The part of an RNA shown here (large-subunit ribosomal RNA, domain II) has 700 nucleotides and comes from a Minisyncoccota bacterium. Model confidence (mean pLDDT): 84 of 100. The full RNA is in RNAcentral, with records from ENA. It matches the Rfam family "Bacterial large subunit ribosomal RNA". The organism belongs to Minisyncoccota, within Bacteria.
Context: one part of a larger RNA
RNA sequence: GCCAACGAGUUUACGAAUGUAGCAGGGUAAGCACCACUGGUGUGGACCCACAGCGAAAGCGAGUGUGAAUAGCGCGAAAUAAUUGUUGCAUGCGUAAGACCCGAAGCAAGAUGAGCUUGCCCUGAGCAGGGUGAAGCGGGAGUAAAAUCCCGUGGAGGCCCGAACCCGUUCGCCGUGCGACACGUUGGGAUGACUUGGGGUAAGGAGUGAAAAGCUAAUCGAAUCUUGUAAUAGCUGGUUCUCUCCGAAACAGUUUUAGGACUGGCGGAAAUGAAAAAAUAUAGUGGGGGUAGAGCUACUGGUUGAAAACUACAGGGGGAAACCUCGGGUUUUCAGUCAAACUCCGAAUACCACUAUAUGUGCGUUUCUAGUUAGUACGUGGGGGACAAGCUCCAUGUACGCAAGGGAAACAGCCCAGAUCGCAAGCUAAGGUCCCCAAAUCUUUGUUAAGUGGGAAAGGCGGUUAGUAACCAUAGACAGGUAGGAGGUUGGCUUAGAGGCAGCCAUCCUUUAAAGAGUGCGUAACAGCUCACUACUCGAUGGUUAUUAGCGCCUAAAAUGUAACGGGGCUAAACAAAGUACCGAAGCUGCGGGCUUAGAAAAUUCUUCGGAUUUUUCUAAGCGGUAGGAGAGCAUUCUAGUCAGCACUGAAGGCGUAGCCGUGAGGCAUGCUGGAGCGUCUAGAAGAGAGAAUGUUGGU
Numbered sequence: 001g002c003c004a005a006c007g008a009g010u011u012u013a014c015g016a017a018u019g020u021a022g023c024a025g026g027g028u029a030a031g032c033a034c035c036a037c038u039g040g041u042g043u044g045g046a047c048c049c050a051c052a053g054c055g056a057a058a059g060c061g062a063g064u065g066u067g068a069a070u071a072g073c074g075c076g077a078a079a080u081a082a083u084u085g086u087u088g089c090a091u092g093c094g095u096a097a098g099a100c101c102c103g104a105a106g107c108a109a110g111a112u113g114a115g116c117u118u119g120c121c122c123u124g125a126g127c128a129g130g131g132u133g134a135a136g137c138g139g140g141a142g143u144a145a146a147a148u149c150c151c152g153u154g155g156a157g158g159c160c161c162g163a164a165c166c167c168g169u170u171c172g173c174c175g176u177g178c179g180a181c182a183c184g185u186u187g188g189g190a191u192g193a194c195u196u197g198g199g200g201u202a203a204g205g206a207g208u209g210a211a212a213a214g215c216u217a218a219u220c221g222a223a224u225c226u227u228g229u230a231a232u233a234g235c236u237g238g239u240u241c242u243c244u245c246c247g248a249a250a251c252a253g254u255u256u257u258a259g260g261a262c263u264g265g266c267g268g269a270a271a272u273g274a275a276a277a278a279a280u281a282u283a284g285u286g287g288g289g290g291u292a293g294a295g296c297u298a299c300u301g302g303u304u305g306a307a308a309a310c311u312a313c314a315g316g317g318g319g320a321a322a323c324c325u326c327g328g329g330u331u332u333u334c335a336g337u338c339a340a341a342c343u344c345c346g347a348a349u350a351c352c353a354c355u356a357u358a359u360g361u362g363c364g365u366u367u368c369u370a371g372u373u374a375g376u377a378c379g380u381g382g383g384g385g386a387c388a389a390g391c392u393c394c395a396u397g398u399a400c401g402c403a404a405g406g407g408a409a410a411c412a413g414c415c416c417a418g419a420u421c422g423c424a425a426g427c428u429a430a431g432g433u434c435c436c437c438a439a440a441u442c443u444u445u446g447u448u449a450a451g452u453g454g455g456a457a458a459g460g461c462g463g464u465u466a467g468u469a470a471c472c473a474u475a476g477a478c479a480g481g482u483a484g485g486a487g488g489u490u491g492g493c494u495u496a497g498a499g500g501c502a503g504c505c506a507u508c509c510u511u512u513a514a515a516g517a518g519u520g521c522g523u524a525a526c527a528g529c530u531c532a533c534u535a536c537u538c539g540a541u542g543g544u545u546a547u548u549a550g551c552g553c554c555u556a557a558a559a560u561g562u563a564a565c566g567g568g569g570c571u572a573a574a575c576a577a578a579g580u581a582c583c584g585a586a587g588c589u590g591c592g593g594g595c596u597u598a599g600a601a602a603a604u605u606c607u608u609c610g611g612a613u614u615u616u617u618c619u620a621a622g623c624g625g626u627a628g629g630a631g632a633g634c635a636u637u638c639u640a641g642u643c644a645g646c647a648c649u650g651a652a653g654g655c656g657u658a659g660c661c662g663u664g665a666g667g668c669a670u671g672c673u674g675g676a677g678c679g680u681c682u683a684g685a686a687g688a689g690a691g692a693a694u695g696u697u698g699g700u
Stems, first nucleotide, its partner, number of pairs: 001700006011097005017091008025049003031043005053060002063075004100238002103235001107228006118202009127192001129161003132157001136153006165189003171184002204220001206216003241633006251264005265372002267369007277361001279359009293345001294343002300339012315326004375400010405416003420593004425589003431583003434568003440580001442579006453570001459554003463551010480537005486510003491505003516531001520529002594623010605612002634689001636686006643679001645678002653673005659668003
C1' cells in the first nucleotide's frame, strides 16, 4: 500500500413548537392488592395543568394598577374570528449532563523509584617502568659568629615522560548500525580536588549539583505509575444507503472582538391573509435633489500677465536734495486660469408615487428551524498607491463561488449560453469556414510588401496610397550643364593679426542680367573652393512647399529549444468597407419517456353535506446546484401478530448468469456449492448502512 472486520448526533430529565391518538375538564405519582410476575391488570386525585385577571405587594376582582380623582392611560374582560384544554406517543430544536467521534500540551491527589546518575558517610582495593632531584642531614670552604658557596646524602611534588586504569580532543567510519552514541586513528590525566568494589544515606516544587537548569533508571525548565478523567480544546481531521422539491452567505450592528459568538439580512418548512394582487419592462404624469458638466465683478479660497491709483506696514541701490529706480502691501481695470471639504447655474441616470399596456405567480404576516458573516475576478464611479500591481479600501452590476455545454490553442471570474432523460432529426448564438478541424481556397472595392498581420514608447522616415491649400511654369518652371558671382572695402570696433567667414556693433551705397558688408569648407592672417543671386542651354502627361488621413519602416538585446499566428503553412489564408451562403452548444425547435406543482373531468370511500381521501385520464408550467432545509423510499438486526408460510425432495451463507422488475437504494429468478435453519405481510424497537479520521485489530 491493499483486503477483511470494527469505527462517529445517543440516552435521561425538563421546555416551547408541529403532527397524531384518547378524554370533555384532562392526567395520575408513590404506595397498596391481584395475576400467567424483568411484566401486566386494578386501585390510588396527594399533586400538576386548565377554568380570571390586575398589582412589587398587602389586596381587590370582570376588573385591576397608577392616581386626590368617579379623569386619562397600561394590562385584562366583553365582542368578532379561529374550536379550546389536557394527557400519551412521535418528529425537529433548545437547556443540563462526556452529549457526534478521535486528538493535546497541561493541573491536582496518592503512591513507586538513588541496582543508572549527583553529593555525602562507612569499609576495602588499585596505580609497569623511566626522569627530575625541594627541605632536612653530613662533610668541606668561608665568617668574630652568622650569612653564603661547593660536594655528598636525601627523596619532596594537585612535578615531567609513559602502560594498566580513568576520560573523550581531532579526523574518519557507522548512521533500517555491532551499538537508541559503538568502532578505528589521534589525543588528555595517570600519587591525586585520582580511580574503583561492597554497604549505606538524601526525591518530585523535592533532592543532589566545582552550576550545564546538569542529574534523579534510554524519561527532566519539574521523574514515573495510578486515580480525578470520557480534564478542557472558540482549533485540525473524520462522520457510513437512494431518489425527489427548494436553495443561500462571505453583509450591518455589538463583542478582551476580529479564523469565535449574538441579533438583523439572505435559505427551508408549515399555517394563514389580501387581491382583477406582487414583481419586472415600456410609455406617460407628478416629485425632491446639487453629482457629471460648467462657471466664478455670484460667494469662499487659490493663481499668471499687463496697466493705474494709493500706501510705508520690511527693505536695497543712486543722489547734496527734490526725487528716481528695484522690491513689499492694498484696491481698481483689462486679459487668462483652478477647486473633494467653492456654487449665480446644472443634466443624464437613479430614487419615490400614481396611471396605462404587456409578461405573469409571486407578495405580506405568524410559528418552527438552518447555514453564512476568510470571498474572488471583470466592467463602471471613486479613496489610498506612483492616474504601479493578479495591490488595497468603498459603491454599483455581472460571473465564479454553487454552473456543466460552445468560443477564447491550453485557461474558476472574459464572450455566448443556464444540462429532467433519450434520438445516427432540424435552426441558430458567440466564434468561425486552405489543411490539422465541422463549414466559402465565396462575391465586390480598396490598402499593405513589412511575414506588417502574428508584442512596445518618446522620437525619426524622399516607404507607399488618397486628399486639401498656396505658389512657379512653353513670356520656358524644377533638377542638371556652361558662364558670371563685381566695386567703395581690408565696413567700424576689437586684436599680435581679424581682409565676407574668432567675437561685438552696424548691415549702407554704387556698377549691374545678377552678386549678402556674405551659406559652408579653408588660411597665422590673406589666398583658394563654394553657396545665395543672374544669364544662356535643356524642354514638362510639369514642378516646389505646407498640411490632413490610411497602411507600413527604424527605434526593438536573455537566459534548456524554433517559442511574440495553437501548428502546418499563407502575399492572402493579412487589413479596411459591404454582401450572400454555410458550420457551430447540453441554447431553441421536433418526436418520445419520467418526475413535481397547479387546474379540469370521471370513478371510489368517508361526511357535520361545506368538503375531504384515493385512483385514472387530459392540459399547462417547472425540474443546474455547494452550505443548508423539506419530502418519499431501500436495506440490516431484534420484538409482537400474520401466512394453520418455506425447508434434508436441501434453509442461511458463498461463487456465477448475455434472464426479469424498480428512476434508484435494491428486489426476484436460475446453475453450482453448502448442510440447518429461514422468510411474506402489518405494526413496533434500534449497538441500523464506511472509502477516507498520519483511524483500531487481524491478514498479506